[in-house]
RNA sequence: AAAGCUGGCCAGACAGUCGCUGUCCGCUGUUUCAAAUCAGCGGGGAGAGGAAAGUCCGGACUCCAUAGAGCGGGAUGUCGGCUAACAGCCGACCGCCGUGAGGCGAGGAACAGGGCCACAGAGACGAGCGUAUUGAGUUACGGUGAAACGCGGUAACCUCCAUCCGGAGCAAAACCAAAUAGGCAGGCGAUGAGGUUGCUCGCGGAGCCUGCGGGUAGGUUGCUUGAAUGCAUGGGUAACCAUGCAUCUAGAUGAAUGACUGUCCACGACAGAAUCCGGCUUAUCGGCCAGCUUUCCUG
Numbered sequence: 001a002a003a004g005c006u007g008g009c010c011a012g013a014c015a016g017u018c019g020c021u022g023u024c025c026g027c028u029g030u031u032u033c034a035a036a037u038c039a040g041c042g043g044g045g046a047g048a049g050g051a052a053a054g055u056c057c058g059g060a061c062u063c064c065a066u067a068g069a070g071c072g073g074g075a076u077g078u079c080g081g082c083u084a085a086c087a088g089c090c091g092a093c094c095g096c097c098g099u100g101a102g103g104c105g106a107g108g109a110a111c112a113g114g115g116c117c118a119c120a121g122a123g124a125c126g127a128g129c130g131u132a133u134u135g136a137g138u139u140a141c142g143g144u145g146a147a148a149c150g151c152g153g154u155a156a157c158c159u160c161c162a163u164c165c166g167g168a169g170c171a172a173a174a175c176c177a178a179a180u181a182g183g184c185a186g187g188c189g190a191u192g193a194g195g196u197u198g199c200u201c202g203c204g205g206a207g208c209c210u211g212c213g214g215g216u217a218g219g220u221u222g223c224u225u226g227a228a229u230g231c232a233u234g235g236g237u238a239a240c241c242a243u244g245c246a247u248c249u250a251g252a253u254g255a256a257u258g259a260c261u262g263u264c265c266a267c268g269a270c271a272g273a274a275u276c277c278g279g280c281u282u283a284u285c286g287g288c289c290a291g292c293u294u295u296c297c298u299g
Stems, first nucleotide, its partner, number of pairs: 001295010012264007020047002023044007049270001053281002056279005061169004068201004073165005078092005093107001094105004108160002113158002115154003129142004173221004183212006195203001228247008265268001
């Protein structure tokens, strides 16, 4: 100097004007005994991501529900650790790729059983082409082929083994309001309805299903303080754990963060929360930091 590997950070920045959403404070008005509610004005603070995407995995939470067993079904697969948990992460072993730093791994069992092994070849697991040999495809060699009968190969084929697993999902659910025709017809039901993924047993104890017809459907909660984030110290190879201090960073509901101007340069990609969190996967313009590897040159 060039080319790489691993980990981390940022995701256009700054200033001004106007605008949107939440919350807090103050003032005014309506109403009221008063307060609250409602409306307006002013001020302070906050307001999309590293993946918010995919809905793939695991949970928290809510309900079924009073709560089980079996079968079926599903998941994982070396060992140890971390975690709320996981198919995740860390470490070690083994296997494969790479000169290397490193990367990937669906990593138990093939005499329990079954399936499959292209083309070539006589034949792919009940074998018998050519040559030699033998009582005998008995034995040996050759050809084809990844593999020619050996305790072959293959289980991200079925299967077996070990371990584990209720279901549904914030459109979960809870509360308030409104409205009616608690209507008509048929079927099932204490010889047990509906009900908890499927089936059976068990539990339980009175309604359920179908068709026709009629009425209402607005609001509140859930809703953001969390297995949270940052810093320091200690333990640990690490993932991570403990303690202390500090911080509060969206809660919309036809869906809020936009428009304009100026300056700067890295000239801005992928791309917008909708219950929340831990992961994985996919997309991606560029910039910065740290460590490590290989090659070349110079001393």
The RNA shown here (Bacterial RNase P class A) has 299 nucleotides and comes from Nitrosomonas marina. Lineage of the source: Bacteria > Pseudomonadati > Pseudomonadota > Betaproteobacteria > Nitrosomonas. It matches the Rfam family "Bacterial RNase P class A". By type it is a ribozyme.